[in-house]
């Protein structure tokens, strides 16, 4: 110091959340020790039981018992205990200490002051005094009431207890200027010492005054919560006389007399809450809070009262009164833990009925002392703060084990083990073993001092000595022993340090806050690692902080929340130049205070540290006082730049009253005149022959003011528009003069305020909510159309809102200009009007510099600064409720919460989209040709069915598609049979000689199963025997295998947009930035094609070229092609010699580049027209497909991650299935016919294939075929006959001599096999169908259409398919309105 989170992405606004720190703390998990704090925030609920203020016998009367001793007549006595306990009388104390915050908003607190308006026991100092008398009352005693608690009567008695009297320096009252005078008013005595006493004398009390000292009471100025939806409150209420009352001032209290006080600088209400040093928090400046200590205050079961006292209106007094608990004999009576332990209760939650009075304090006492739940130890609690430990070193075979893993390793990890070692500040055990303890009191010695006859006594100092510990045998301290008993908590998606493996499968759970989970989760659960921080970690809850998100320091308002609809003005705020004064504000000095404790700083005490202790400092403050005069005030005076007043001018839809004017609408009357008018996209409603519309003259009545006219004029704002008079209110220019700061803004008030609404009365031409019809439409309470009422209009009250906008309060200075409009001056110039320079006020527009998230604003500021005022604080609930005010009403102002969500939200920026624009292209339309959509049939899908109909594809971009060949195989589905290291692949371990191959038998469907024969061939030692090896085989154990899941894990392939022309870099410039420019814009291309312009300059990946076919030509080459010439030769024929010329074939080269030429066009590009040329602007055609989108297809080509199955989800046979069939769809063939068909003759092709092959001739068969085999790995043989076409004939419009399905018989071929399920051939059969609804496809030239022809795939085929090939060969379009893709620009989101 900051970070997540609104979006695709930015930048801003803005809220929400996080990290931090704290805490009287609960909860969860865990726990080894001590130190030093701290511990009912809730129920100021209710309390059993103890204890918590008693003490003095040196004030005073009286006084026991038990126990012990003695004596006895045995009934008592006497001594001691003991002048002691109890109790009383009397002093003092009980108002201190202790608790608690209920109440209080208050001179209660805190500060600083007054008291000349008081008072103070005990204690210090001083001065005086203490004299002589009296009478009573408890206790006791008797008698008596009552259950008790308590009383009653009668009688005895004492004092430091009560009372006259004396006396009075000083007090105290009255009077008085003072001197002073008159009056009032005290006292107790104990105990010591001397002494026969009287007394003297010491002390310690007692009176009565003055001072101090501490405490207290009262006054006062300022200071500290909230809400104005609480705006007016007050009768002792303010103030006065008088008199009570108080310790003491006062309406404190009576009484009278006045009529006041108090408030927007917040009175009166109402909520909360003890206040404060301080305490947490922060950079501070505030905020938040008021445990523990300290100060002050209130309280004390709840209300309200006074006694007594120096004080109290009293916590452990009193009395009354109500609630509550407890007693009781029912007549009455007792109580008060917010004391200290405890107990219930209440809550998430807070301790022992401890020891002691050794210390420190207090009460009492002359002292011992005694009493003291204050305190001072202890206990329990990890509640906090500190500290200290669970070992230290060495130990790599980096053990075992977990976890992971790419199976190599790698991690836990030197971490264990093992060895070597230390034993402390911790456990245990043993000995020692405390500081706090210093008084006092006693006694010794010394030395002083008062008083005396005195060295007794008494006080004082100083020294010595006895004496005293609750904690506690505690703390430390020696010593032994043992690595020994002692590590958890939270987290690991970003924020935020820390990752991986199994489960889960939107379930289960998690979450502060964004978000994780739907089958590979670093976010759930669990493990291994890690990462934090530890005797704890963590979570929940609260403040403060980040949050500048209330902005004093330190925010803003044009669009993001937010300027009041506008103005007049009160109170306030502010205020211009210039002189004296004063000294309030302000500034310095001084003195006072600011309690202690805390924070800070230095030292110092406990082993260290919390913690204590000691001194400093600093306490931003209040007072008080002495001083400065700049500035602000305030007085006093001057001036005139701000302000305003008077003269003189012109503009102006500025306001208000009364008049008029024409144009149009409408309506009546009346002429003309007929059949429609009207109104829309189209049409109905609607108006007309009872005469509209339309036209002409005539009249009525309302209401607006066309042209001018205009980012023109005027008003504050709302607004104002025909003329014309009247009234009137304000800006502007000018030039003089005069007042002499008179000014700014403005809380509340006030007053104006479009449109609609509201009331009363009028007016009502038009127009027109509401209402009716007519359309529209799925519907049309709408838009459109016919009517049509309030209403708009007047005049008089009323509402008081509006996108009342410049969405931008008012004033005042300042801070480049350029250029329009208007208004009213100056100059200069002309006869004159301009035009040109100028000032000053209004409106506009572009701009610098500055601002601003931008977008924009800019002298009319959103720039820079000064005054004042209004309003904002996250969305939505809401401008709502409630309340209050105002309204006749509608409603209008003032204005919330609960709840809810991570956001709502500005500006840009990219894309995308739009039934937005603007340009362009393409068989997109549009002109045209032929289909498709209707028939039958062929394929594919879908559904349906089935034991199975295997899977996959799904608008385009699935559907004759994976499949370029399902009858077995394929094959992956079925059903049944059957195998298990397996149909295939390496390689291990035990057995183990015979195996490869050949060939039988049984049994089976068939695969297998079971059993036989024959057997080449094989290493190493070794003479051999054997020993080892090593292939198959058998056993096992690794492992094979799976067309099992997931194309949403994947790689590779592939489709589509689209062969559309776009998609991008680098560098540089623009922007806060996302991004932009370049790649826009002008032309032009088929193209981001090229050119030109041009803050961009270049490149790239596409397009184009490069490549293949193909069209022209040259040249080389000539066999299997090819023949013009020569020459031989046939029925015929390049069939022969030969030829190389042509055609052909394949190499290499030429060609075509807008290269020429014309018009236009920017000298460019590039069109367009010619020219020449086979071929012209890309010559046609094919391969080639940019960044990217579809989570597009495939895990079933392949390949592959993770699951899944292992005598089965693997293998393998036999049959059967993918070919089922009420449907629907798709793609196709074939037709329907005469530009056809049927028969006959006849002509002309390309590209291809061919040895497990193509197969010729011949021969048989009607024919599919067959028989034969020549030729031929093929420019050669051979598949080969094209075919439509041409010649010719025959059918004449018809379900036909069109069509051919369907179906019978009969053959043929291929194959292991053709029933499910093939092809072909031939006889017969002859279905539907006579051009196809709505829809809809393909094509722009050698194309469409039409027509054969070869290919793969394959035994052989369900091919009408798919890839190629030639033959014949056309129509229309030159356009871009609209369907429909597709590109750039722009535009709203």
């Nucleotide at each position: 110091a900051g970070a997540g989170u609104u979006u695709g992405a930015u930048c801003c606004u803005g809220g929400c959340u996080c990290a931090g720190a704290a805490c009287g703390a609960a909860c969860g998990u865990u726990a080894g020790c001590g130190g030093c704090g701290c511990g009912c925030u809730u129920a100021a609920c209710a309390c059993a039981u103890g204890c918590a203020a008693g003490u003095c016998g040196a004030a005073c009367g009286a006084g026991a018992a038990a126990g012990g001793g003695g004596c006895u007549u045995c009934g008592g006595c006497c001594c001691u205990g003991a002048g002691u306990a109890c109790a009383g009388u009397g002093g003092c104390g009980c108002a201190c200490g202790g608790g608690u915050g209920a109440g209080u908003a208050a001179c209660a607190c805190g500060u600083g002051g007054g008291u000349a308006a008081u008072u103070u026991a005990c204690c210090u100092u001083c001065u005086g005094g203490c004299g002589g008398g009296g009478g009573a009352c408890a206790a006791c005693a008797a008698c008596u009431c009552g259950a008790a608690a308590g009383g009653g009567u009668u009688g005895c008695u004492a004092a430091u207890a009560c009372c006259g009297c004396a006396u009075a320096c000083g007090u105290c009252c009255a009077c008085g200027c003072a001197a002073g005078u008159g009056g009032g008013g005290a006292a107790a005595g104990g105990c010591g010492g001397c002494g026969c006493a009287a007394g003297c004398u010491g002390u310690c009390a007692c009176c009565a005054g003055a001072a101090g000292a501490u405490g207290a009471g009262c006054c006062c100025g300022c200071g500290g919560c909230c809400c104005a939806u609480c705006a007016g409150c007050u009768a002792g209420u303010u103030g006065g006389u008088a008199g009570g009352g108080u310790a003491a001032c006062g309406g404190c209290c009576u009484a009278c007399c006045a009529a006041g006080g108090c408030a927007c600088c917040g009175a009166c209400g109402g909520g909360u809450a003890g206040c404060u040093g301080g305490u947490c928090u922060g950079a501070g400046a505030g905020g938040a809070u008021g445990a523990u200590c300290a100060g002050c205050c209130a309280c004390a079961c709840u209300g309200g009262a006074a006694c007594u006292g120096a004080g109290a209106c009293a916590c452990g007094g009193u009395c009354c009164a109500g609630a509550c608990u407890c007693c009781u004999a029912c007549g009455g009576g007792a109580g008060g833990c917010a004391g200290c332990a405890g107990u219930g209760g209440g809550g998430a939650a807070u301790a022992u009925u401890g020891c002691g009075c050794a210390a420190u304090g207090g009460g009492c006492g002359a002292a011992a002392g005694c009493c003291u739940g204050a305190c001072g130890c202890a206990g329990c609690g990890a509640c906090g703060c500190c500290g200290c430990g669970u070992g230290g070193g060495u130990g790599a075979u980096g053990a075992a084990g977990g976890c992971c893993u790419u199976c190599g390793g790698g991690u836990c990890g030197u971490a264990a083990a093992g060895c070597c070692u230390u034993g402390u500040u911790g456990g245990a055990g043993a000995g020692g073993g405390a500081c706090g303890a210093a008084c006092a009191a006693c006694u010794c010695a010394g030395g002083a001092g008062a008083a005396c006859a005195a060295u007794a006594c008494c006080u004082c100092c100083u020294g010595g000595g006895c004496c005293u510990g609750a904690c506690g045998g505690u703390a430390c301290c020696u010593u032994u022993u043992c690595a020994g008993a002692a590590a958890g908590c939270a987290c690991c998606g970003g924020c935020u340090a820390a990752c991986u493996c199994c489960g889960u499968g939107c379930c289960a759970g998690c979450a502060g806050c964004c978000g994780c989970g739907g089958u590979a989760a670093u976010a759930c659960g669990g493990a291994g690692g890690g990462u934090g921080c530890a005797a704890a970690c963590g979570u929940u809850g609260u403040u403060c902080g980040g949050a500048a998100u209330u902005a004093c320091u330190g925010g803003g308002c044009g669009u993001a929340a937010a300027g009041c609809g506008c103005g007049u003005g009160u109170a306030g705020g502010c205020g211009g130049c210039u002189u004296g004064g004063c000294a309030a504000g302000u500034c310095a000095g001084a003195u006072g205070u600011g309690a202690a404790a805390u924070c800070c700083c230095u030292c110092g005490g406990c082993u260290u540290a919390a913690c204590c202790g000691a001194g400093g400092a600093a306490g931003u403050g209040c007072a008080u006082u002495u001083g400065a005069a700049a500035c602000u005030g305030c007085c006093a005076g001057g001036a005139u730049a701000g302000a305003g007043u008077a003269c003189g001018g012109g503009a102006g839809a500025g306001g208000g009253u009364u008049g008029u004017g024409g144009a149009a609408u409408u309506c009546c009357c009346g002429g003309u005149g007929u059949a429609g008018a009207g109104g829309u996209g189209a049409a109905a409603u609607u108006c007309g022959u009872a005469g509209a519309u339309a036209u002409c003259g005539g009249g009525a009545g309302g209401a607006a003011c066309a042209u001018c006219g205009g980012u023109g004029g005027c008003g504050a704002a709302g607004g104002c528009g025909g003329c014309a008079a009247c009234c009137u209110g304000g800006a502007c220019c000018g030039a003089u003069a005069c007042u002499g700061a008179c000014g700014c803004u403005g809380a509340g008030a006030c007053g104006c305020g479009a449109a609609a609404g509201c009331g009363u009365g009028g007016g009502g031409a038009g127009c027109a909510a509401a209402c009716a019809g007519g359309a529209u439409u799925a519907g049309a309470u709408a838009c459109c159309c016919u009517g049509g009422u309030a209403g708009u209009c007047c005049a008089c009250g009323c509402c008081g809102u509006a996108a009342a906008c410049g969405a931008u309060g008012a004033a005042c200075a300042c801070u480049a200009g350029g250029u329009g409009c208007u208004g009213c001056g100056g100059g200069u110039a002309u006869c004159g009007a301009c035009c040109c320079c100028u000032g000053c006020g209004g409106u506009g527009c572009c701009g610098u510099a500055g601002c601003c998230a931008a977008c924009g604003c800019g002298u009319u500021a959103a720039g820079u600064g000064u005054u004042c005022c209004g309003c904002c604080u996250g969305g939505g609930g809401a401008g709502u409720a409630c309340g209050g005010c105002c309204g006749c009403a509608a409603g209008g102002c003032u204005a919330a919460a609960a709840c809810u969500c991570a956001a709502a939200g500005g500006a840009a920026u990219u894309g995308a989209c739009g039934g937005g624009g603007g340009c362009c292209c393409g068989c997109a339309c549009a002109a045209g040709c032929g289909g498709u959509g209707g028939a039958g049939c062929a394929u594919g899908u879908g559904g349906u069915u089935u034991a199975a109909u295997u899977c996959g594809a799904a608008g385009c971009a699935a559907c004759g598609c994976g499949a370029a060949g399902a009858a077995c195989c394929u094959u992956a589905c079925c059903a049944g049979g059957u195998c298990u290291u397996g149909a295939c692949a390496u390689a291990c371990c035990g057995g183990g000689a015979u195996u490869a191959g050949u060939u039988g038998g049984c049994u089976g469907a068939a695969a297998g199963g079971c059993u036989g024969a024959u057997g080449a061939u094989u290493c190493u030692c070794g003479c051999a025997a054997g020993a080892g090896g090593u292939a198959a085989c058998c056993g096992g154990a690794a492992c094979a295998g799976g067309u099992g899941c997931u194309g949403c894990a994947u790689g590779g392939c592939u489709g589509u947009c689209g062969u559309c022309a776009g998609c991008u870099c680098g560098u540089g410039c623009c922007g806060u930035g996302a991004g932009g420019u370049g790649u826009u814009a002008g032309g032009u291309u088929a193209a981001g094609u090229c050119c030109u312009u041009u803050a961009a300059c270049g490149a790239g990946c596409g397009a184009a070229a490069c490549c293949c076919c193909u069209g022209g030509g040259g040249u080389c080459a000539g066999u299997u092609g090819c023949c013009a010439a020569c020459a031989g030769g046939u029925g015929a024929a390049g069939c022969u010699g030969g030829g190389a010329a042509c055609u052909c074939u394949g190499g290499c080269c030429c060609g075509a580049c807008u290269g020429c030429c014309g018009c236009g066009u920017u000298g460019a590009g590039g069109u367009u027209g010619g020219a020449g040329g086979a071929a012209g602007g890309a010559g046609g055609g094919g391969a080639c497909g940019a960044c990217g989108u579809c989570a597009a297809g495939u895990c079933a080509u392949c390949a592959u991650g993770g699951c899944c199955c292992u005598u089965a989800u693997g293998a393998u046979c036999u049959g059967g299935g993918c070919g089922a069939c009420a449907c629907a769809c798709g793609u196709c063939c074939u037709a329907c016919a005469a530009u056809g068909g049927g028969u006959g003759g006849u002509a002309c092709a390309g590209a291809g294939g061919g040895u497990a092959g193509c197969g010729a001739a011949g021969c048989c068969g009607a024919g599919a075929g067959g028989c034969g085999g020549a030729g031929c790995c093929a420019a050669u043989c051979c598949c080969a006959g094209a075919a439509a076409g041409c010649c010719a004939u025959c059918c004449u419009c018809a379900g036909u001599u069109c069509g051919g399905a369907u179906u019978g018989c009969a053959g043929g071929c291929u194959g292991c096999a053709a029933u499910u399920c093939g092809c072909c051939u031939g006889c017969a059969u002859g279905a539907a169908g006579c051009u196809g609804g709505a829809a809809u496809c393909g094509c722009u030239a050698g194309u469409a259409a039409u027509c054969g022809c070869g290919g793969g795939u394959c035994a052989g085929c369900c091919a009408u398919a798919c890839c190629g090939c030639g033959g014949u060969g056309a129509a229309u379009g030159u356009g871009u309105u609209c369907c429909u893709g597709a590109g750039c620009c722009u535009u709203g989101u």

The RNA shown here (small-subunit ribosomal RNA) has 1389 nucleotides and comes from a metagenome. Model confidence (mean pLDDT): 85 of 100.